[in-house]
RNA sequence: AGCUAGUUGGAUGAUUGCUCUGCUAUGAUACUAUCAUAUGUGGAGAGGAAAGUCCGAGCACCGCAGGACAAGGUGCCCUGUAACGCAGGGAAUCCGUGAGGAUAUGGAAAGUGCAGCAGAAAAUAGACCGCCUAAUAAUAAUUAGGUAAGGGUGAAAAGGUGGUGUAAGAGACCACCAGUCUUUCUUUAAAUUGAUUGAGCUUGUAAACCCCUCCUGGUGCAAGAUUGAAUAGGUUCAGAGAUGUUGUCCGCAUCGUAUGAUGGGCGGGUAAAUCGCUUCAGCAUGCUGGUAACAGUAUGCGCAGACAAAUGAUCAUUUAACCCAUUGGGUGAACAAGACUCGGCUUAUAGACUAGCU
RNA sequence: GCGAGAUAGCUCAGGCGGUCAGAGCGUCGGAUUCAUAACCCGGAGGUCGAGAGUUCGAGUCUCUCUCUCGC
Numbered sequence: 001a002g003c004u005a006g007u008u009g010g011a012u013g014a015u016u017g018c019u020c021u022g023c024u025a026u027g028a029u030a031c032u033a034u035c036a037u038a039u040g041u042g043g044a045g046a047g048g049a050a051a052g053u054c055c056g057a058g059c060a061c062c063g064c065a066g067g068a069c070a071a072g073g074u075g076c077c078c079u080g081u082a083a084c085g086c087a088g089g090g091a092a093u094c095c096g097u098g099a100g101g102a103u104a105u106g107g108a109a110a111g112u113g114c115a116g117c118a119g120a121a122a123a124u125a126g127a128c129c130g131c132c133u134a135a136u137a138a139u140a141a142u143u144a145g146g147u148a149a150g151g152g153u154g155a156a157a158a159g160g161u162g163g164u165g166u167a168a169g170a171g172a173c174c175a176c177c178a179g180u181c182u183u184u185c186u187u188u189a190a191a192u193u194g195a196u197u198g199a200g201c202u203u204g205u206a207a208a209c210c211c212c213u214c215c216u217g218g219u220g221c222a223a224g225a226u227u228g229a230a231u232a233g234g235u236u237c238a239g240a241g242a243u244g245u246u247g248u249c250c251g252c253a254u255c256g257u258a259u260g261a262u263g264g265g266c267g268g269g270u271a272a273a274u275c276g277c278u279u280c281a282g283c284a285u286g287c288u289g290g291u292a293a294c295a296g297u298a299u300g301c302g303c304a305g306a307c308a309a310a311u312g313a314u315c316a317u318u319u320a321a322c323c324c325a326u327u328g329g330g331u332g333a334a335c336a337a338g339a340c341u342c343g344g345c346u347u348a349u350a351g352a353c354u355a356g357c358u
Numbered sequence: 359g360c361g362a363g364a365u366a367g368c369u370c371a372g373g374c375g376g377u378c379a380g381a382g383c384g385u386c387g388g389a390u391u392c393a394u395a396a397c398c399c400g401g402a403g404g405u406c407g408a409g410a411g412u413u414c415g416a417g418u419c420u421c422u423c424u425c426u427c428g429c
Base pairs, nucleotide, nucleotide: 001358002357003356004355005354006353007352008351010318011317012316013315014314015313016312018045019044020043021042022041023040024038025037026036027035028034029033047335051346052345054344055343056342057341058340059220060219061218062217064251066250067249068248069247071216072215073214075212076090077089078088079087080086091105092103093102094101095100106211107210111209112208113205114204115203128151129150130147131146132145133144134143135142136141159177160176161175162174163173164172178202180199181198184195185194224275225274226273227272234266235265236264237263238262241255242254243253244252280302282301283300284299285298286297287296288295289294321331322330323329324328359429360428361427362426363425364424367383368382369381370380385401386400387399388398407423408422409421410420411419
């Protein structure tokens, strides 16, 4: 001067205020539980992101959470996990002097599409300049034929270098390479690495459609359960088939067929209380196994549970860091606040500290 | 918790289905008219909300962020 991982996000005391909860005492109701009181006596009271709502689940409800298709998502290998689009470790390619970092990393020989302008031509893709041959008449110029090595255009133009050959050239042929497919061996648990045989000579693009691999029932705590209360089980339109917690078809089950299933409109009542609601795939420390993520085990801890919404206020001392005129004085901590709960991702963030590495 | 939107001064189309930037109103100028309006002609005016990525190329495809509206 950098890279990687982690901790913290002011501290102490006094007074007073708020929310939840345990115990005790008294009283009431009741039948062993509930409610009220006391200013009794104890305890607890926001975050690493609580944010975004981008993923995954636990849990709850639904007589199809049956089949097929559609639709959507993942995308190198292995492991972890309740699961994941997450994490750990490795491989490949690229960046960096290095420690390290990045990756939306399967398939273009299954098929279809697209590549504007420029350029002769963008894949059943070529002849603008040029090179060679012939004729006219000697050059030039013109016409015809051959050519794709050189030049030009473009992000990309029939793989690259060197030769043989040719009228001039060209994988036309040869040698050595790169790439693709293929044979055999090697390395690795695997992705891969290294070598080898043969082939035809080889544009790109899949966050284009698509093919392949693996996965997906839906809705969500405003889910749902219990208790209680109130009202008009009203009226109108369509209607023979309809419904079944996304869509289409099949199957299955149920309802109905004019005594009207079902769907829509108008109108009326209720939206109150309690539960769900915090002990969880939980946290800390040690040991064992493992490269690690993580798993097992022992000991210990219990850390908000509100419901128009609680964690605040005052005083004193002090601190990281910074500034100054240096016995000291002054300033003085960013981003920011729960509502069922967790595992992640992403975004915002003043500083302070620790460990390892270049 | 769910669903949409952001393009010229304003209101709105468009949507790698391809290399554009468009319509109406407004504005400026011209022509016409005694003068104005209407009608007619011509022009100016755009980081397509911001950033990153894919691609030869992004207004359009993908991801993240910001703001606005509705249930």